[in-house]
Context: one part of a larger RNA
RNA sequence: CCCGCAGCAAGACGGAAAGACCCUAUGAAGCUUUACUAUAGCGUGUCAUUGAAACUUUGUUUUUGUUGCUUAGUAUAGGUGGGAGAUUUUGAUUGCCCUCUUCCGGGAGGGCAGGAGUCGAAAUGUGAAAUACCACCCUGCACAGACGAAUUUUCUAACCAGAGCUUAACCUACUCUGAGACAGUGGCUCGUGGGUAGUUUAACUGGGGCGGUUGCCUCCUAAAUGGUAACGGAGGCGUUUAUUAAGGUAAGCUAAGCGCGGAUGGAAAUCGCGCUGAUAGUGCAAACGCAUAAGCUUGCUUGACUGCAAGAGUGGCAACUCGCGCAGGUACGAAAGUAGAAGUUAGUGAUCCGAUGCGUUCGAGUGGAAGACGCAAAGCCCAACGGAUAAAAGUUACUCUAGGGAUAACAGGCUGAUCCUCUCCAAUAGUCCACAUAGACGAGAGGGUUUGGCACCUCGAUGUCGGCUCAUCACAUCCUGGGGGUGAAGAAGCUCCCAAGGGUUAGGCUGUUCGCCUAUUAAAGUGGUACGCGAGCUGGGUUCAAAACGUCGUGAGACAGUUUGGUCCUUAUCUGCUGUGGG
Numbered sequence: 001c002c003c004g005c006a007g008c009a010a011g012a013c014g015g016a017a018a019g020a021c022c023c024u025a026u027g028a029a030g031c032u033u034u035a036c037u038a039u040a041g042c043g044u045g046u047c048a049u050u051g052a053a054a055c056u057u058u059g060u061u062u063u064u065g066u067u068g069c070u071u072a073g074u075a076u077a078g079g080u081g082g083g084a085g086a087u088u089u090u091g092a093u094u095g096c097c098c099u100c101u102u103c104c105g106g107g108a109g110g111g112c113a114g115g116a117g118u119c120g121a122a123a124u125g126u127g128a129a130a131u132a133c134c135a136c137c138c139u140g141c142a143c144a145g146a147c148g149a150a151u152u153u154u155c156u157a158a159c160c161a162g163a164g165c166u167u168a169a170c171c172u173a174c175u176c177u178g179a180g181a182c183a184g185u186g187g188c189u190c191g192u193g194g195g196u197a198g199u200u201u202a203a204c205u206g207g208g209g210c211g212g213u214u215g216c217c218u219c220c221u222a223a224a225u226g227g228u229a230a231c232g233g234a235g236g237c238g239u240u241u242a243u244u245a246a247g248g249u250a251a252g253c254u255a256a257g258c259g260c261g262g263a264u265g266g267a268a269a270u271c272g273c274g275c276u277g278a279u280a281g282u283g284c285a286a287a288c289g290c291a292u293a294a295g296c297u298u299g300c301u302u303g304a305c306u307g308c309a310a311g312a313g314u315g316g317c318a319a320c321u322c323g324c325g326c327a328g329g330u331a332c333g334a335a336a337g338u339a340g341a342a343g344u345u346a347g348u349g350a351u352c353c354g355a356u357g358c359g360u361u362c363g364a365g366u367g368g369a370a371g372a373c374g375c376a377a378a379g380c381c382c383a384a385c386g387g388a389u390a391a392a393a394g395u396u397a398c399u400c401u402a403g404g405g406a407u408a409a410c411a412g413g414c415u416g417a418u419c420c421u422c423u424c425c426a427a428u429a430g431u432c433c434a435c436a437u438a439g440a441c442g443a444g445a446g447g448g449u450u451u452g453g454c455a456c457c458u459c460g461a462u463g464u465c466g467g468c469u470c471a472u473c474a475c476a477u478c479c480u481g482g483g484g485g486u487g488a489a490g491a492a493g494c495u496c497c498c499a500a501g502g503g504u505u506a507g508g509c510u511g512u513u514c515g516c517c518u519a520u521u522a523a524a525g526u527g528g529u530a531c532g533c534g535a536g537c538u539g540g541g542u543u544c545a546a547a548a549c550g551u552c553g554u555g556a557g558a559c560a561g562u563u564u565g566g567u568c569c570u571u572a573u574c575u576g577c578u579g580u581g582g583g
Stems, first nucleotide, its partner, number of pairs: 001583008010575003014570002022404004027400002029396004035199005041192003045188005051155004056150007064142003068138001078137005085119003094113008160178005202214003211231001215237006238385001239283001240342002247301007256276006281290002284347001286345003305328004311322003317386001330339003353379001356376004361372002411458001412456001413454003417451001419447006428438002465540001466538003470532001471529005478503003481498006505519005546564004550559003
């Protein structure tokens, strides 16, 4: 060096299972509920099956009767028309009694007595003239009838139930009883309705969740045109102004601060002078403008107009912004002219839908209409603000699928804020004396053991704490060894330098690492090795399914809260290592 045999399991990010944790998907499913929308069921009402009768109440209508009062006027005039008579021995005027009604004046009806007239027209008064008489009608009321409705009650024949008869048993028929037009059933209606079903339950995000944000305006970041991101730094908006406009036009004016002076009067009221010069003001944020003022007043006004629009800016699109000029009619100004809101940039919402106003548009044979179309303006915190629907929350540890190392938890990597160690400066303490020892305020390195940051390999799997076993390395040394300094008398110490050869205990509690305690020891070192080591062991903890407590939640359920229980697979191919054999 080559080839074996028997072993061990450190590595082959070994094998097994398209990771179950985590995230994503306008994926799925189970479950919950005061999510949304339906629905079984249940309740209410109505119609049908469903018939008879009575009382009471009530509606409509018909016949008859009756009712109708401002004032003036004999007096209680419902309206209109006709009309000169009407009524009366078939009992009038009148008197008495009863009933009803009343605006308390009276009116209507009936009975008795009585025995021949009474009323109207004409005159007064009135908008209208006689209930003298007739017809029609209105308002309210009474009796009666018809047709309905409701409540209550009764009936029996529908319908329902029980028993008997019959039968092996049932059904049917028959008989009896109960109940009874109710119940039951069907259609429709309004409620209720996680009993059931279908679904929804946003995105951004230095993983996700929690928090925050989501549209528009101003500034910085922004790198001297424009544009430009971040969960970068600061603020605003969801309007306001109509008769004393904060609009238009014509004319005029100039703030603010400081100093001095001046009654009440003061730091600031109003007055005078001077200095600086826009620091003032602009409806509101900021930026940029503004004195020819866009700031402040006064007069007159409505251009805060209609129909258009050359040409530009800006934008992926859709939108958005500016606007010469023309026509109509207008305001102010002597005129030239200015005016299509506001110093500018925020003050906002597409499309659909239905509704409104207007219209010389269309109108299913024709004329209309319905409807459509055109113009105008309104209805969304559609604020997740380019708005998925008119309409929507949760939970899953019972879970599933597709994927992701595009994205978290372990480990590794980068970094080194934090951590550990060292160095520099040396105030101060150390009686004195910075440096025996300690060392503030600061500065600079190293290390890669902590907590982090990042998200680079791994999600078609890199098994996670602690213990056991077996270790191996570093030295920033716990002991043992050698030295320097000492605020080292000795002893015992403190501090620094060299040094990794060897060593570095046994118990109690706890799953614990750690820690506390007990007893020792020369000492009971600090770290790295995937916080060494589960194809070596364990499985107490964490981290599935069961169950309980506390707390939270309406609930399903949840909890770096607790508690009991809970399957640890792998026959070694290669590398490596141990023993051994052959060539």

This is a predicted structure of a 583-nucleotide part of an RNA (large-subunit ribosomal RNA, domain V) from a Candidatus Doudnabacteria bacterium.
The coordinates come from a structure-prediction model, not an experiment, and the mean pLDDT is 83.
The sequence was found in a public genome assembly.
NCBI's taxonomy places the organism under Bacteria, Bacteria candidate phyla, Candidatus Doudnaibacteriota.